[in-house]
Molecule: small-subunit ribosomal RNA
Organism: uncultured prokaryote
RNA sequence: AGAGUUUGAUCCUGGCUCGGAACGAACGUUGGCGGCGUGGAUGAGGCAUGCAAGUCGCGCGCGAAAGUCCCUUCGGGGGCGAGUAGAGCGGCGGACGGGGGAGUAACACGUGGUCAAACUACCCUCGAGAUUGGGAUAACCACAGGAAACUCUGGCUAAUACCGGAUGGCCCUACAGGAACUCAUGAUCCUGCAGGUAAAUGGUGGGGAUCCUUCGGGACCUGCUGCUCGAGGAUGCGAUCGCGGCCUAUCAGUUUGUUGGUGGGGUAACGGCCUACCAAGGCUAUGACGGGUAGCAGGCCUGAGAGGGUGGUCUGUCACACUGGGACUGAGACACUGCCCAGACUCCUACGGGAGGCUGCAGUCGAGAAUCUUCCGCAAUGGGCGAAAGCCUGACGGAGCGACGCCGCGUGGAGGACGAAGGCCCUCGGGUUGUAAACUCCUGUCACGGGUCAUGAAUGUGCGCAUGUUAAUAGCGUGCGAAUUGACGUAAGCCCGAAAGGAAGCACCGGCUAACUCCGUGCCAGCAGCCGCGGUAAUACGGAGGGUGCGAACGUUGUUCGGAAUUACUGGGCAUAAAGGGCUCGUAGGCGGCUGUGUAAGUGUGAAGUGAAAUCCCACGGCUUACCCGUGGAACUGCUUCGCAGACUGCACGGCUAGAGGAUGGUAGGGGAGAGCGGAACUCCUGGUGGAGCGGUGAAAUGCGUAGAUAUCAGGAGGAACACCGGUGGCGAAGGCGGCUCUCUGGUCCAUCUCUGACGCUGAGGAGCGAAAGCCAGGGUAGCGAACGGGAUUAGAUCCCCCGGUAGUCCUGGCCGUAAACGAUGGGCACUAGCUAGGGGUCUCCCUGUGGGAUCCCUGGUGAAGCAAAUGUGUUAAGUGCCCCGCCUGGGGAGUAUGGUCGCAAGGCUGAAACUCAAAGGAAUUGACGGGGGCUCACACAAGCGGUGGAGCAUGUGGUUUAAUUCGAAGCAACGCGAAGAACCUUACCCAGGCUUGACAUGCAGGGAUCAACUCCGUGAAAGCGGGGGGAUUGCCUUCGGGUGUAACCUGCACAGGUGUUGCAUGGCUGUCGUCAGCUCGUGUCGUGAGAUGUCGGGUUAAGUCCCAUAACGAGCGAAACCCCUGUCACUAGUUACCAGCGGGUAAUGCCGAGCACUCUAGUGAGACUGCCGUUGUUAAAUCGGAGGAAGGUGGGGACGACGUCAAGUCAUCAUGGCCCUUACGUCUGGGGCUACACACGUGCUACAAUGGCCGGGACAAAGGGGCGCGAAGUCGCGAGAUCGAGCAAAUCCCAAAAACCCGGCCCCAGUUCGGAUUGCAGGCUGAAACUCGCCUGCAUGAAGUCGGAAUCGCUAGUAAUCGCGGAUCAGCCACGCCGCGGUGAAUAUGUUCCUGAGCCUUGUACACACCGCCCGUC
Repeated sequence: AGAGUUUGAUCCUGGCUCGGAACGAACGUUGGCGGCGUGGAUGAGGCAUGCAAGUCGCGCGCGAAAGUCCCUUCGGGGGCGAGUAGAGCGGCGGACGGGGGAGUAACACGUGGUCAAACUACCCUCGAGAUUGGGAUAACCACAGGAAACUCUGGCUAAUACCGGAUGGCCCUACAGGAACUCAUGAUCCUGCAGGUAAAUGGUGGGGAUCCUUCGGGACCUGCUGCUCGAGGAUGCGAUCGCGGCCUAUCAGUUUGUUGGUGGGGUAACGGCCUACCAAGGCUAUGACGGGUAGCAGGCCUGAGAGGGUGGUCUGUCACACUGGGACUGAGACACUGCCCAGACUCCUACGGGAGGCUGCAGUCGAGAAUCUUCCGCAAUGGGCGAAAGCCUGACGGAGCGACGCCGCGUGGAGGACGAAGGCCCUCGGGUUGUAAACUCCUGUCACGGGUCAUGAAUGUGCGCAUGUUAAUAGCGUGCGAAUUGACGUAAGCCCGAAAGGAAGCACCGGCUAACUCCGUGCCAGCAGCCGCGGUAAUACGGAGGGUGCGAACGUUGUUCGGAAUUACUGGGCAUAAAGGGCUCGUAGGCGGCUGUGUAAGUGUGAAGUGAAAUCCCACGGCUUACCCGUGGAACUGCUUCGCAGACUGCACGGCUAGAGGAUGGUAGGGGAGAGCGGAACUCCUGGUGGAGCGGUGAAAUGCGUAGAUAUCAGGAGGAACACCGGUGGCGAAGGCGGCUCUCUGGUCCAUCUCUGACGCUGAGGAGCGAAAGCCAGGGUAGCGAACGGGAUUAGAUCCCCCGGUAGUCCUGGCCGUAAACGAUGGGCACUAGCUAGGGGUCUCCCUGUGGGAUCCCUGGUGAAGCAAAUGUGUUAAGUGCCCCGCCUGGGGAGUAUGGUCGCAAGGCUGAAACUCAAAGGAAUUGACGGGGGCUCACACAAGCGGUGGAGCAUGUGGUUUAAUUCGAAGCAACGCGAAGAACCUUACCCAGGCUUGACAUGCAGGGAUCAACUCCGUGAAAGCGGGGGGAUUGCCUUCGGGUGUAACCUGCACAGGUGUUGCAUGGCUGUCGUCAGCUCGUGUCGUGAGAUGUCGGGUUAAGUCCCAUAACGAGCGAAACCCCUGUCACUAGUUACCAGCGGGUAAUGCCGAGCACUCUAGUGAGACUGCCGUUGUUAAAUCGGAGGAAGGUGGGGACGACGUCAAGUCAUCAUGGCCCUUACGUCUGGGGCUACACACGUGCUACAAUGGCCGGGACAAAGGGGCGCGAAGUCGCGAGAUCGAGCAAAUCCCAAAAACCCGGCCCCAGUUCGGAUUGCAGGCUGAAACUCGCCUGCAUGAAGUCGGAAUCGCUAGUAAUCGCGGAUCAGCCACGCCGCGGUGAAUAUGUUCCUGAGCCUUGUACACACCGCCCGUC
C1' cells in the first nucleotide's frame, strides 16, 4: 500500500466482499509448565445458610455461672473464679469502606469561573474560660398481657445523660457615625449604644513538702486526656454561571408557579424553594415542547491524521439500595445491612398477629451461547473505637477454579546414507517423506525425588540504657539495644540425584492468498467470505500422501474501527452514471465595492493559572528475561486571566463613484389585458342547374344518395382557427405568444454621463405565476374528437385503417399545480485565443452602394487552450475563481405503505421499513443481428430446357419385426453415404459346439534328442479331442564315451488379444461456409483504454485486381501466376502409327519394297501481352468497339481451399490417453443373419410412346483393359453359351458390335407391335456350394403406367438434353451405382423489384450461448 467481483473486451460510476488490529467473549478440535492480569455483559429476577460495624470499664450504675477451696445445723454459707462474662445508660462510629448502573438528556458530568449568598464532627494553630444548683430515667426488682415478636403498670438508682441560675468576650442581632475599598445588592476595619448566648474541673497516672481526713483518701503540685466560647487553617460539602458532548420535524408550537414584582414563610445559604396579592409575561426553526435511547468523565479500541466506536477492570463523580412516599437523629442522611406508612413477594403463626429485603463476600435456583471457592488470614496496607494493650474489618493481603487475555519457557542438541523399512506418486528410469528415523556422542530447562534457605517485619509490648518535661532519680514523651510477631508457605530461590526419559496440535493448500498430487464420488453427497466449484479424468466435495501458516494453541461465530475519498472539515459530487427546485418575487440568514479615523469581538503573539492520579510516550531502575512494577521527565493539542500588535474580518463614525438604481432623449418586438373589425376555408339552411352514383381504402365494407346525394351556381346563418409573409428570425422569468385596428399596460436595448451614493447578490420558510388533461357553475358548439356504435384486418383484434359520434376542445368566473415543465445544464459577478452568420441600436469614413470600419446588447455555427470516463463542452463553459440556494449516496421493494397537510374529486406535497439481489448503471469498442439504408455479386430469382414428387422396379434410410436383422452417418453439409462387389469367406451380429500363454508378438525359467514336420486310425457337422507310426536340423568343447548351449516344439511365468466405451480427453484425415475475397502482421500515428488507422474515400475488377487520393509506410497468408489436360503452329524423332508421290503384289486390304510429306504419336519450343488502332475515363487504372489472329481480354477444363466457424464427422482405416473384459467383451468352427416387410422418405433406372416401336441394310469414335488374362477365325446351339485354340505381356493380337444416325419396310393412336413388372417351364455360366440368397438365355405370361397435387431439383455452350463405349472392385454378381470416354447437340438471360446465400460501407441495439438472442404480461 491494496485486491476480487457488472463486460466478448474497455474506461468510468457504483455497491458487495476480502487481507489488518482489537475483545470482560462464546463454540469446535487439541492441551506440558510458570508469572502477571482478568472472569454474571442476560432477569436492577427470586434467594436457603454463614460472615460483611463495631468499640470504649481511663464516662456511669449494676453484675453472674461452670469449676475449685474452706465452713456447715446438710437447708446452706464464704473465698477464689471476678468487679470477669453479660446486657443497660452514655460517648464516638454505623453518611466511610464495599456493590451493581435501574433511573437520569439534567448544571447529572467535563472544563473554566463565582459565592459580597453558605456549612464543615474528628485533626492542627492561637486566644479566653470551665461557676452554682436541680429533677429524672434505663439497667435492676415486683406484677401483668401475648403463641411469638414484644409490651403495659408500679418501685429503686448513676453519669462526661438531661435541665435551671451566674459570669461573659474580639461571638450573635439591631441602630448611629467614620475610614479606605469593591462588579451591584454591599463587604472589611474602627468607635458608641442596646439586647442575647456556655461548660463536665469530668476521667486517669504519679508525688509526697503543707492543710483536711471516716485513714481508703482529698485539697495541693505535676503529666496526659476530655469540656465551653471565639479566631484561623486543613479537609469535606452546598449553591450558581459561561462553554462542551445522542437520535428524531412522519413531534411546531409550548408554559399558569408558568415569567417578573411586593409582603410573608422556609433553609447552613441565594432563589417561585413555598405562600398571598399584582402585572402578563417566559421559551422556540441557533429546534422550544414531545418521543426514543443513554449514567458522565479520565481513558480504552481503531485510524497517517482528522475522525469513528466505546465507557468492562483501575481512578474521579453522579444516581440507586425489594417498589413508591416520608420525615427523625445527626457536623454530615432524607441514611445498602436505621425508623414510619403504603404496595408486591417470601416465611412464621395458637389465625389474634408478626418477621424479612445479598445491586456486600462466598453460595443457590432461574433464564442464557456464557462468567469462579459457601477457601485462609488480619502477618502487611488502610479504616472504626479506645489513653493503651487490644477488639472489629468478606476493605484488604493471599490461596483456589477457568488457555479468558498478555508475556516467558519447554517438548531436546550435534553427528548420521549419493538415502533403510513402510507410506505416497511414477513416464517404471525413478522421485518424495528425508538427516527425518534407526544408530553414535552429548546436554539437563520444566515436571519428579532428596536437601538447604531468604525478602515481605515496620510496629507494638515488657525489660535495659540515654534524653526532654517536672520539685522529682515518680510518671509521661522521644531515641537506641537485645527478645518477641508470617495467612501466603510442603511457596520462590539455591544445591544434589536420576533420566531423552513425562510434554503437539490446529487450520489451510481454485483466485484473492503462502501451499499439489493420487484415489473415491458423478449437479449425487457436499463446499462456499466474494467470485464460484460438483453432470466420469474435480489442485474447489470426501480420504490419503505431500506442502504452507501459526503453535499450547489453532480455527469458527459475534461486535467495533480500518481499508471506505462509500457522508468527502482535512477529502466527493449533480448535461448523459444517483443528484438543479417548473419559473419569478421576496423574509430570516449567509456573503458583499474604493477610502479615512477610532475600537479591539474575531485573529496573531508573550506571560500567569489550571488541565487530579493512573494510562500513552521517553530515560533510568526492580523482578534471571519479557509481560508487570517503580522513579523522574515530557505530554495532556483544552479552558481562564493579563499584557502587546492593529494587517485582515467585525463594530462605530465620515468621505467616494467603477456595483446598483433614478432622470432625459430615442428604440425593435407574435410581451400582457380589453373592445371592435376582416377575408379564405368549413358545415348547415333555402333556391337554381343536373341525373347516378358519391365517399372511403393496401383492397373493401359500414355510411350518404332517385324522398335527387356527390358536383356546380346564388343567397343566408354559425362557430373555431388565422394560409402566404415565416426565418437555428422576434418577445417573455418560466409556462408560453402569430389576421387587422384602437385603448390601457410590463420589461429590454442604445445614447447622454445629469442625479442618488453600496441603496448590492443569493435566498431556508413564505407569496405569486404556471402547458395539456381534469373538476365546479353558467353559456357556446362549425370542424376535430377520448368514451361508445358500426365496417374492415386478424387465429383472436377490447389496436393500427374506415364510417359515425358524446364529453371535451371555445367564452366567463372559480379550482387543480402536474409534464421528457429539457439546454435532461440553479442564480449572480469577474477573468480566459479566434473565425463566421443572423437580429436590434449608436458613432464614423470614402462617398453614396444592396458599401467599409468601430462599439454595446441579443440569437446561432465552427473551433485554441483547458476541462471531461468518454460522448462532448468550449466568452451563451461542462474552463479558471468567489458568493448563496436546491439536491444525491448500490439495484429492486417504491415515489409504494403509514402519519401529517392541501384539494369538491381526481390526486398533489412530504415520504419509510421488512424482505431480496451481486449487481443495477454511464460512455465508448469489436462483432453479430435488423420485416434499417447504400453499393455489388452468385443458375439466387427472372427468361428458358430437361427432370423429381404419381407408376413398376433397383438401391439407401426410417420404422416395425426378429435369436440376430452388427456398427457408424442425421437440415443444407445423413439417406446408390463408409461399401471400387455381404451365397461361404468378408462379418464386427445371433444360435450351437470347442480352445485358454491363446489365431498373432517379445522376454524369462524348466524340459528338449523325442513329444516337431510328414502320415494313419477313431470320434465329430467342422473346429477340436483321443490314439498310433515316424524320426529330421545346429554352435562350441571334446579324453570321441560325451558335456554344454540352442532353433523348432512342450510345460509354466510375464504377457497377448478386444470392430468393448469415451470423436465432449486426442493426433491424423475429411466435410461445410467457399474458389467467397477475405484474414492478419511489423513499424509509425491516434486513443487513458478496449481498439482504430493501414483494410476507409473516388474509380475499376472475377478478385483487398489495379489506379488515384491518403498518417500512414511496408509485408505476409489468400486471389492471380507458376503445374497438368485441351485448342494453333514450328522443330526433333519415325515403329507397331501413316501412305502423297515411285515400284511390286492381291479377289480385296500399307499387304510388301521404299518414304517420313501429311495424319498421328510424344518430347521441346512458339503463340495472347489490353501488345496495336479508336472511344470513354483524371494524362490513371480500366471500359467499350475494331484490326490482325487457331485462340482476345482469366481462351476452355483440372489440380490447388487463407484466418477461422460448426465441442461438424470419424476411437469401426490407422494411431492414441483414461476406463472396462481376461477359461472371456479374447479366439476357432458349423449354421443362420446383415437380403425380414402393414408402412414412410431420399437417390436412381425403365416407361407411359409416332421427334416413337419393330424388322432388314449401311456409316463414323474416344478412352481404356488383357497372363490362373484377353481370347480371333472355324464348328455346334434359336440363344445364353459350348468346343477347338491362331495371335497377343500389346500404337502390332484380342475385348470390339459403338449407339443415337442414315436408307428401305411395317405398325396408325389402342393400355397398343407402347410398357415391361410379375409368374411358370426349359436351359447356360461362375463357384466346395446358387434353398434362404447370384447373373444370363429361350419360350410362355404381359401388372401398374396415357406425363404426374402441394411442393421441389439441375443447367448459361460443346453446356443442358440425348446416344452408346470403357474401367476399378470382382470366381460370379443383385452395377439401373460410381469413375472416365467420346458421338449428336439446343433454348434463354445484356434485368436485379422480389425469394435464398454472400461481400463492402453505414446506422440502431437493453443481443455477445450473439435474433433459434434478449425479454414483458396473463394463466